About this RNA: The RNA shown here (Bacterial RNase P class A) has 370 nucleotides and comes from a Candidatus Dormibacteraceae bacterium. The source organism's lineage runs through Bacteria, Bacillati, Candidatus Dormiibacterota, Candidatus Dormibacteria and Candidatus Dormibacteraceae. Of the family's consensus pairs, 97% are formed in the model. Its mean pLDDT, the model's own confidence on a scale to 100, is 77. It is recorded under the gene name rnpB. The RNAcentral record of the sequence draws on ENA. Rfam family: Bacterial RNase P class A. Rfam's curators write: Ribonuclease P (RNase P) is a ubiquitous endoribonuclease, found in archaea, bacteria and eukarya as well as chloroplasts and mitochondria.
[in-house]
RNA sequence: CAAGGCGGACGGGCGACCGCCGGGCUUCGGCUCGGAGGAAAGUCCGGGCUCCAUAGGGCAGGGCGCUGGGUAACACCCAGUCGGGGCGACCCGAAGGAAAGUGCCACAGAAAUGACACCGCCGUCGCGAGGAUCUCCGGAGCUUCGCGGAGGUAAGGGUGAAAUGGUGGGGUAAGAGCCCACCGGCGGCCGGGCGACCGGCCGGCCAGGUAAACCCCGCCCGGAGCAAGACCAAAUAGGAGGGCGUUGAAGCGGCUCGCCGAGCCCUCGGGUAGCGGUCGCUGGAGGCGUCGGGAAACCGGCGUCGCAGAUAGAUGGUCGCCGCCCGCGACAAGCGGGAACAGAACCCGGCUUACAGUCCGCCUUGACCC
Numbered sequence: 001c002a003a004g005g006c007g008g009a010c011g012g013g014c015g016a017c018c019g020c021c022g023g024g025c026u027u028c029g030g031c032u033c034g035g036a037g038g039a040a041a042g043u044c045c046g047g048g049c050u051c052c053a054u055a056g057g058g059c060a061g062g063g064c065g066c067u068g069g070g071u072a073a074c075a076c077c078c079a080g081u082c083g084g085g086g087c088g089a090c091c092c093g094a095a096g097g098a099a100a101g102u103g104c105c106a107c108a109g110a111a112a113u114g115a116c117a118c119c120g121c122c123g124u125c126g127c128g129a130g131g132a133u134c135u136c137c138g139g140a141g142c143u144u145c146g147c148g149g150a151g152g153u154a155a156g157g158g159u160g161a162a163a164u165g166g167u168g169g170g171g172u173a174a175g176a177g178c179c180c181a182c183c184g185g186c187g188g189c190c191g192g193g194c195g196a197c198c199g200g201c202c203g204g205c206c207a208g209g210u211a212a213a214c215c216c217c218g219c220c221c222g223g224a225g226c227a228a229g230a231c232c233a234a235a236u237a238g239g240a241g242g243g244c245g246u247u248g249a250a251g252c253g254g255c256u257c258g259c260c261g262a263g264c265c266c267u268c269g270g271g272u273a274g275c276g277g278u279c280g281c282u283g284g285a286g287g288c289g290u291c292g293g294g295a296a297a298c299c300g301g302c303g304u305c306g307c308a309g310a311u312a313g314a315u316g317g318u319c320g321c322c323g324c325c326c327g328c329g330a331c332a333a334g335c336g337g338g339a340a341c342a343g344a345a346c347c348c349g350g351c352u353u354a355c356a357g358u359c360c361g362c363c364u365u366g367a368c369c370c
Base pairs, nucleotide, nucleotide: 001366002365003364004363005362006361007360008359009358010357012322013321014320015319016318017317018316020035021034022033023032024031025030037341041352042351044350045349046348047347048346049225050224051223052222056257057256058255059254061221062220063219064218065217066080067079068078069077070076081095082093083092084091085090096216097215101214102213103210104209105208118157119156120153121152122151124149125148126147127146128145129144130143131142133140134139165183166182167181168180169179170178184206186203187202188201189200190199191198192197229279230278231277232276239268240267241266242265243264244263251259252258286305287304288303289302290301291300292299293298324338325337326336327335328334
């Protein structure tokens, strides 16, 4: 210098004027302080909080799934293991079980799992043809080829995403873990590690794939949601008829057990009413600094700060200067133009997605120079 990998920070600044929302003060004129984000977004996970049994048992259903740790919890984070990709920095992985059972494996192919014999290879039997040899000339056995029968064979060909482990040697009629060596896999023992797992030795030789198919194993999960829920004033009343109910109404939002304990349903007739107000509503698993523990995620001590709370929904507009980008110009001066994604709504922890442009740190590979 070029091409990359990983991590982090920022997301225009200052001023004037006019507004909007909230808190405080007020002599009611106003003054003063605060006022969007890294994702406030998607609403995908996990929790807090509220109500319903103090959320309880069973079934059904759902979620998660290598190991250890962190956490309020998680599908998140940290550290590791194994597998895959990359020359590398590094990246990716829903990564338990296929020797419990069941199902499925399109097309092609002989055969797709109780594996399979299409071509080929091999010996054997029968028939036919040829060759040389022997001959008592009738034949005899040997051998080569072709066709057919019943077999053997998974080495080779061919099909396929996948064909009963791979390579090499021995062996055999031809072959085959049939035998042997190494490798893969499986089991046992020993050693290391908390563990996932790793290493060594020995053994008999082998068991297709698929569980984001049913299923099995382990762990977890009650439901609904701030329109939760509570309060305020008038009201939801009082009444008639019928039905059910302490032998259990309504309720506990799948069923059932269980809990609770007095009302419920239908019809008739009648009354009130605003898209009312207040609380919940922002002080929290809080931010920053520092010290300590830890490899890290994270945890603890101390100090310090106060940091939006609207309800049809405030957080805006105009102007000036500077900064950034683009065009003209000469790379100057100057002129003109432009402003990413988006935007609180009960609150947190995550994940994912969107984002003009700028800056910083560490690392890898290659080229050149000293």